[in-house]
RNAcentral holds the full RNA, with entries from SILVA. Small-subunit ribosomal RNA, 5' domain from Pelvetia canaliculata, 500 nucleotides, folded computationally. The source organism's lineage runs through Eukaryota, Sar, Fucales, Fucaceae and Pelvetia. The coordinates come from a structure-prediction model, not an experiment, and the mean pLDDT is 83.

Context: one part of a larger RNA
Formats: sequence, structure tokens, C1' cells
RNA sequence: GGAUGAACGCUAGCUACAUGCCUAACACAUGCAAGUCGAACGAAUAAGAAUACAUUUAUUAUUUUUAUUAGUGGCGAAAAGGUGAGUAAUACAUAAAUUAUCUACCUCUUAGUAAAGAAUAACCAGUGUAAAAUCUGGCUAAUACUUUAUAUAUUUCGAUUUAUAUCGAAAGGAAAGCUUUAUGCGCUGAGAGAUGAGUUUAUGCCCCAUCAGUUAGUUGGUAAGAUAAAAGCUUACCAAGACUAUGACGGGUAGCUGGUCUUAACGGACGUACAGCCACAAAGGAACUGAGAAAAAGUCCUUACUCCUACGGGAGUCAGCAGUGGGGAAUAUUGUGCAAUGAACGAAAGUUUGACACAACAAUGUAGCGUGAUUGAAGAAGGCUGAAAGGUCGUAAAAAUCUUUUGCUAGAGAAAAAAUAAUGAUGUUAUCUAGCGAAUAAGUCGUUGCCAAUUGAUGUGCCAGCAGCAGCGGUGAAACAUCUACGGCAAGCGUUAUCC
Repeated sequence: GGAUGAACGCUAGCUACAUGCCUAACACAUGCAAGUCGAACGAAUAAGAAUACAUUUAUUAUUUUUAUUAGUGGCGAAAAGGUGAGUAAUACAUAAAUUAUCUACCUCUUAGUAAAGAAUAACCAGUGUAAAAUCUGGCUAAUACUUUAUAUAUUUCGAUUUAUAUCGAAAGGAAAGCUUUAUGCGCUGAGAGAUGAGUUUAUGCCCCAUCAGUUAGUUGGUAAGAUAAAAGCUUACCAAGACUAUGACGGGUAGCUGGUCUUAACGGACGUACAGCCACAAAGGAACUGAGAAAAAGUCCUUACUCCUACGGGAGUCAGCAGUGGGGAAUAUUGUGCAAUGAACGAAAGUUUGACACAACAAUGUAGCGUGAUUGAAGAAGGCUGAAAGGUCGUAAAAAUCUUUUGCUAGAGAAAAAAUAAUGAUGUUAUCUAGCGAAUAAGUCGUUGCCAAUUGAUGUGCCAGCAGCAGCGGUGAAACAUCUACGGCAAGCGUUAUCC
């Protein structure tokens, strides 16, 4: 000199765009953050309509329309969002391998969608509880569940064939319907693609040797098991190997990268924001469901903590968005909207979405604008100084003329964000017009040298104090304090901390 997710002191007019718990992965009141589908299903509720019995009506039964939805069922909830505790390698980066693998939704091709059956929730009647929950009996549906048939794939055997392959036998073994009836939406098998993922290999990846030896499923083989899949991944048996001064093992520290800061470059430091990957979800462990999880707002167990309790037992876990306490030098609103983009579900209308889009707060940063312009010497008054002439602040002010960015008041008010018929939170926003009036707007640090700027005045007297270093202060201090003048930067300036 440059830089910062900064903080502190003094000061402060506006706009745009970014950024904003770096500390306690500390504890959390309250609200919201994942639903959706009635065109899968039975039923219930509400409001109608029609028909029939009977009739003065009411009522009852059947059919039917619309709306709503507790339950069964499907898809989603494994994404999006947060954090960086752990992790020095099951991470990450780069380059490869997968003849050792899987892949819901989506796209393409092809063949099908046959025949039966038994339940169950809801509901009803009981039981039972403080609550959360639960139990018994009865009734019912399905794209829920089960069986059968057939088909491909798969495995084994046989035949034919040079081979691919074909045929036969055995094992095993699919399906679901809905509707507004269409060039509809689905369901099942097979093949391919796309996307996503798993696994493996090589190279690179901080400090300590005051860490020198480490290892027993350890290293390899055979066999079996397990897995979507190779493999000591697991087990049995056999062998005794494997790693290591090219730093094993141990300890400390740390999420990695694209990148960011600095530098002429090489390097050095850092990893906030944005993007990719990884890991975690109070601590530890386990499996279930599923195409996919060893699952942040799922389940179970243990522990810690908090809350409720009728003491028998239960409920919960903000490193989602806001917000609270606490810690700290220090970091924001319990805001608006689904209009856009994206996502889930749905045939669609649409519903949901603290993702996202916006607004609020903060000079935290970057960029831009303004605090007036021109003329103006009686060099006014006043301040400071003064050997009293003067010098200086100084064209500075006043005054005159002008302008109105900004500001205040009033009015108008968009395009575009939405190719299309509609839909705009932002937003009485941006912008425009008129009026008013220089009006509403300058500080901060310094002036001995390094270092631009006072050998001005006064006060103090090794005191009070200054200071980054050298060093100032002991009676005329250019270094302390105040005033004047001056210099630098400027809505900021200075200090502290850290990096180059």
C1' cells in the first nucleotide's frame, strides 16, 4: 500500500446493488416450513331434484345432482432448505474402470391386460383411560390383498447347429381398472435410452520423530454364505504373511474444491457469500418401508435434558423461516405474496410451497449523486496576530442574478416482469407534471522527522500529558492542552484485530 462476513470512537443527506451469529453443533415459548388426488374405494354430512306408497301436509322408501372429507388406497415426503460438529481419508479434486452393478417418474419399441377368492379400516354395538393410546364382537369396498391360467426373462437337462440361435422337458412364475368414451388416463412382461446412484483403481491433499516400530480377519489362498454388485464383506479350514525413515503406527489441527485476498511473477494466506461434492440432524445404536434412506419436521431401543400427570403412565428435541434467553467486541422482521421461476400431487380446474420473489432493519461493503452556480473589494464587520503601519481568515461573507439534483406539498401514473383469455406481492413503487424556496444536508484525522501541513498566540512547567518508531515535557514547548491558521481524505474519517 491492498484486503476484511469485521468491531470500537467521533460524525452522518440520498439512491442502487450486494452482505449480515465468525462466539455456545448452547437451551428453546409461540406461529408457520409437505402435501395432494373424489377421474382408485366404500361411507358420512349439507343443500337440492325426480319417482313411488300413503296423503291435507309432514313423513318413509328408491333413484339422482352439487359441495365438503374422517378413513382405505396411490404418488410425494430420500427433493428443496440448514449447519460444519465429526472426518487427514469409506472425504475431496483430477483421470480412468465396472465382462462386477442397480435405477421410481420420463422417452422409444414390442407383447399382453384372462379366471376366481378370502378379508379389513371407515361405520355400528360394547370395553377401557386422567391423558396419550387400546381391546372385543358385527357389517362393507377397491387400482388394497391372495390363488389359478398363460407369456417372456431366469436356472438345469436333452436334441439340432461350425457358431449365434432354435426346439423339447423340468423348476420357477405377471397384470387393475377408471372416466366426461377419447388418437384418453392407467396396469403387467420383455428390450433399449435418458437421468441418478453404488463399487473399484491411479495421482494429489496440513503440523509434530520430544510419536519408531505397527498389525491377528491382521496379509494371502480354498470353499461356502451375504449383497443390486467385485472383495476377509462374513464364516470354516490352510499358509505366515502385510505396512514402515519414499515416515507406518500414534498425537494435534482441519469439512474438500471451483475459487477469494495479495503479488510484476513465483509464491503465501484464506475457504464468508454463490456453485459442486461430503458429513451431520440433542448423544449413541438398530432395522422397517421403499426404485431410492440406515431417513432433520418417520419407527424402535438406550442416555441426557425439558414439560404434563388423577403417580398407573405419557409428550418433546429450531444446525428449516421468523423470534426468545444465554454467550460475546459483534451480526437483522415473531413482515407481504405464491404475481414470476422452480417443486409435489392432480386428466384438468386447482391446492400446497418461510424454496423462491419481494419488502423492513444496519454507512457492513462497493458504486453513483448532493450539500449550490455566476458576479461580487468598501478587501465590510468580526476573530487571530501585531515593534499598532499593517498582516491574515478572504471572493470567503454580505449583496445582486440564476438554478432546483436533493427536499417538502399537490396531481397524474406506465411499459415490462404474462407469446395467448385472465391473474402483479413488489406498488399511491419507478417515472412524469406543477408549486415552494438556497432552501433540508460536513465531518474526521493530522501539522518535530519518517510525512503533505504553524519556528502563530496563550496555558502548563519531567507536572498534566503525548507517542507507530526515533523521541517530546525541568519557564519563552513548532511534539502536552486550548484558540487561530494550515494539510489529507470525505458521508465518511480515525483506531484496533487479522492476512499478503